[in-house]
Context: one part of a larger RNA
RNA sequence: CCCUGGAGAAGGAACUCGGCAAAAUAACCCCGUAACUUCGGGAUAAGGGGAGCCUUCCGAUGUGGGCUUUAACAGAGCGAAGCAUUGGAAGGUCGCAGGGAAACGGCAGAAGCGACUGUUUACCAAAAACACAGGGCUAUGCAAACCAGCAAUGGGAAGUAUAUAGUCUGACACGUGCCCGGUGCCGGAAGGUUAACAGGAGAUGUCAGGGAUUCGUCCUGAAGCAUCGAAUCGAAGCCCCGGUAAACGGCGGCCGUAACUAUAACGGUCCUAAGGUAGCGAAAUUCCUUGUCGGGUAAGUUCCGACCUGCACGAAUCGUGUAACGACUUCUGCGCUGUCUCCUCCAGAGACUCA
Numbered sequence: 001c002c003c004u005g006g007a008g009a010a011g012g013a014a015c016u017c018g019g020c021a022a023a024a025u026a027a028c029c030c031c032g033u034a035a036c037u038u039c040g041g042g043a044u045a046a047g048g049g050g051a052g053c054c055u056u057c058c059g060a061u062g063u064g065g066g067c068u069u070u071a072a073c074a075g076a077g078c079g080a081a082g083c084a085u086u087g088g089a090a091g092g093u094c095g096c097a098g099g100g101a102a103a104c105g106g107c108a109g110a111a112g113c114g115a116c117u118g119u120u121u122a123c124c125a126a127a128a129a130c131a132c133a134g135g136g137c138u139a140u141g142c143a144a145a146c147c148a149g150c151a152a153u154g155g156g157a158a159g160u161a162u163a164u165a166g167u168c169u170g171a172c173a174c175g176u177g178c179c180c181g182g183u184g185c186c187g188g189a190a191g192g193u194u195a196a197c198a199g200g201a202g203a204u205g206u207c208a209g210g211g212a213u214u215c216g217u218c219c220u221g222a223a224g225c226a227u228c229g230a231a232u233c234g235a236a237g238c239c240c241c242g243g244u245a246a247a248c249g250g251c252g253g254c255c256g257u258a259a260c261u262a263u264a265a266c267g268g269u270c271c272u273a274a275g276g277u278a279g280c281g282a283a284a285u286u287c288c289u290u291g292u293c294g295g296g297u298a299a300g301u302u303c304c305g306a307c308c309u310g311c312a313c314g315a316a317u318c319g320u321g322u323a324a325c326g327a328c329u330u331c332u333g334c335g336c337u338g339u340c341u342c343c344u345c346c347a348g349a350g351a352c353u354c355a
Stems, first nucleotide, its partner, number of pairs: 001350001003348006010341002014339001019336001028050004036041001038171001052093012066078004094098001106334007113326002118130002134169007146155003172321004177251003182248002184244005191239003198232001202228005209220004252270005279313001280310001291307005
């Protein structure tokens, strides 16, 4: 010096990102217990008190000689002493200390998030993430939809719409506004477009024959065999017409105006499918920003309560609240302490030196 323990004057979080670590609290009995609340809780809330041993006294329960009742030695009831277990009271007594060792909650106030118990990154994350009961939408009538498989077949289900599957939300309370123009989905079938197929107008190649010839060949060319192929016909889809947002999603700008000023209930104008309703708001969201005001501190970029100028909240990618719960996150107080002021000592195991 390092590790593991023990003790510490005065102070008591001044340490530090942060009370991390340590200390403190503690079992049992009695008294007592707030806000809030879904009336169950909160709650071991908080906060107090008691405790060893000896003697005496007073109970309780069990056992118990026996007594009463009775036809009965069944049965039922009462019950002395002693013993066992246990509660209480008074007096006494010893120590610094009596739950004499050990084990065995620190507590409270406020806010955020998630309702809760659960689940998770085996080996850096346990959480506000996942799940959840509850809510909604969609599909599916059974040889179900859907899933696995090329198929047979199997799961769904030896189930049958109070069922099963998919998807979103996530207890509970109060709510869940406007937009169907885009994308998706559902419905429609008049018209437009449209594949293969059908169709075959027409064209081309080859070629008997015919004509020309400088005898090399050239022109023309029926049938056949081939190749190409127009019009026409032709389903779904798409275009089209409607519906649908707890489907994917979206939810404006500029200018003016009131008898101080400021502001604008009001007006004008442009654009849109419609222009953000309720509620909340410097927020797990606020850049400017340590916004401004209030609270707490001697002093507070954090925290709490407000304001609203929301860069860039907002209603099941849910909005706002919420008792209980949380090895979650943030702020504060009490207790407590070597975290610190500021370090010291002790015990043990190493390191180090020698062998």